Predicted 3D model of a 334-nucleotide part of an RNA (large-subunit ribosomal RNA, domain IV) from a Minisyncoccota bacterium.
[in-house]
Context: one part of a larger RNA
RNA sequence: CUCCAAGGAACUCGGCAAAAAAUCAGCCGUAACUUCGGGAUAAGGCUUCCCCUUCUUUAUUGAAGGGGCGCAGCGAAAGUAUUCCUGGCAACUGUUUACCAAAAACACAGCUCCCUGCGAACACGUAAGUGGAUGUAUAGGGGGUGACGCCUGACCAAUGCCAGAAGGUCAAACAACGCCGUUGUGAGUAGCAAUAUUUAUGGUGAGUGUUGUAAGCCCUGGUGAAUGUCGGCCGUAACUAUAACGGUCCUAAGGUAGCGAAAUACCUUGUCGGGUAAGUUCCGACGCGCACGAAUGGCGUAAUGACUGGGAAACUGUCUCGGAGACCAGCUCG
Numbered sequence: 001c002u003c004c005a006a007g008g009a010a011c012u013c014g015g016c017a018a019a020a021a022a023u024c025a026g027c028c029g030u031a032a033c034u035u036c037g038g039g040a041u042a043a044g045g046c047u048u049c050c051c052c053u054u055c056u057u058u059a060u061u062g063a064a065g066g067g068g069c070g071c072a073g074c075g076a077a078a079g080u081a082u083u084c085c086u087g088g089c090a091a092c093u094g095u096u097u098a099c100c101a102a103a104a105a106c107a108c109a110g111c112u113c114c115c116u117g118c119g120a121a122c123a124c125g126u127a128a129g130u131g132g133a134u135g136u137a138u139a140g141g142g143g144g145u146g147a148c149g150c151c152u153g154a155c156c157a158a159u160g161c162c163a164g165a166a167g168g169u170c171a172a173a174c175a176a177c178g179c180c181g182u183u184g185u186g187a188g189u190a191g192c193a194a195u196a197u198u199u200a201u202g203g204u205g206a207g208u209g210u211u212g213u214a215a216g217c218c219c220u221g222g223u224g225a226a227u228g229u230c231g232g233c234c235g236u237a238a239c240u241a242u243a244a245c246g247g248u249c250c251u252a253a254g255g256u257a258g259c260g261a262a263a264u265a266c267c268u269u270g271u272c273g274g275g276u277a278a279g280u281u282c283c284g285a286c287g288c289g290c291a292c293g294a295a296u297g298g299c300g301u302a303a304u305g306a307c308u309g310g311g312a313a314a315c316u317g318u319c320u321c322g323g324a325g326a327c328c329a330g331c332u333c334g
Stems, first nucleotide, its partner, number of pairs: 001325004006320002010318001015315001025047004033038001035147001049068007069073001082313007089305002094106002110145007122131003148300004153230003158227002160223005167218003174212006180205011231249005258292001259289001270286005
C1' cells in the first nucleotide's frame, strides 16, 4: 500500500483512522428558521454513448420520439462536497502560544464612561525636541463591554474619583517677637584691688520657643456602563402540605427582569418526560440557585466555525477475528 465470507461501530474517551457516496455538468426539485440577504449545490430525483425520424441551429447545435450495445456511455488519466436532526460557546471574515494548545482565548464593527480648548490631553526624551497632527471635540487619548433584538434593577456605608470651602489638624523655608549665648558703651552696688553683680542702650550668633502661611487629611455634598455589595429568625389559610399575610432583629441596601442540576448544582446517576432492548452522557421540563444574574453585562438570536456535546443515514478490517498479497528493511543461508 492492495484485497476479503457473514456481520456493520459490536471498536474506542471519541467512527480516531480508513472506507463510501457524491464529484461546482444539464433538467427537475428543495424544509424548519430567518436580520428577507440567506439557509441552498439544502435535502432528493432523473439524464449523459451509438443509430434513425421530425422540428430547429451558422454548426451530426438543441429538443422530442423510436431503436441498439455493454458490467460500465463526465466509459481513459488528472481533478473534484459525505449528508441530515438537535444542544453549548463565540455574532460574523480575521488574530494567536515561530518549535506540544487555533480555541469558547485576542481582535472586531457597535455601545458606553473618563480625560483633552490646542505650545491639547497623552507618549518618547536629561534636554533641545519629536510623535499626537501639517489634526482641533463629528477631533485625539485612555478604561470597560463586544454584531443585532429585548433590556440593563437596588445600594454612595467602605474604597476611588469630582466639587466645595466655614471650622479642625498640619512641613520646610521666611517674617516678627522672645529665650539662651557672645561682645561694645554708659551708670550703679559690694570690695583696698583683682573681680563679682544689677541696670540702660547697641552689635552679633549655633540652637530653641511662640505667632503668621499651602496642598493634603478630617469635614460637607455628588458619583455605579467607578472598585464593589445586593440578609436572618419566628408564626399564620376549614385534610395535609405550602404560605399571598403578620411579627421581630440587623443593614448602605437586602438580588429586580430574565435564566437556572447550567462551560456554574456539593448532595447527584436530583425528580418527571423524550430518545435506546438497555442512556452517570444528551434533549425538554421542574426549582430548597452548596455557590446564576444584568456592559467583571443578563436573556434570546438567522448566518458563520479545521470549536465542543448528543443522535441518525450511508459506508467501511475500527471491531467480532483474523487472513492473503505487493513493496521496503534487519537477521540467517548461499

Notes:
Its Rfam family is "Bacterial large subunit ribosomal RNA". Gene Ontology terms of the family: structural constituent of ribosome and ribosome.